Transfer RNA from an Endomicrobiia bacterium, 73 nucleotides, folded computationally. The coordinates come from a structure-prediction model, not an experiment, and the mean pLDDT is 81.
RNA sequence: GUCCGGGUAGUUCAAUGGAUAGAACAAAAGACUUCUAAUCUUUAGGUUGCGGGUUCGACUCCCGCCCCGGAUA
Numbered sequence: 001g002u003c004c005g006g007g008u009a010g011u012u013c014a015a016u017g018g019a020u021a022g023a024a025c026a027a028a029a030g031a032c033u034u035c036u037a038a039u040c041u042u043u044a045g046g047u048u049g050c051g052g053g054u055u056c057g058a059c060u061c062c063c064g065c066c067c068c069g070g071a072u073a
Stems, first nucleotide, its partner, number of pairs: 001072007010025004018056001027043005049065005
């Protein structure tokens, strides 16, 4: 250089072009406990890597760029 896969919450990952992007763990508050841990309840946390395009509608499709991993020379 070329090709392939990936980038979504603090972390690991979902989401067939269609409702307000969800789950687990982590975090915060409360209950329980002498205290901590565990358990239960609740809450917060997202410019879906960046910029364009297609569409009534894009995490999803198309183009360019950036980053990570792999293959090849």
NCBI's taxonomy places the organism under Bacteria, Pseudomonadati, Elusimicrobiota, Endomicrobiia. The RNAcentral record of the sequence draws on ENA. It matches the Rfam family "tRNA". It is annotated as a transfer RNA.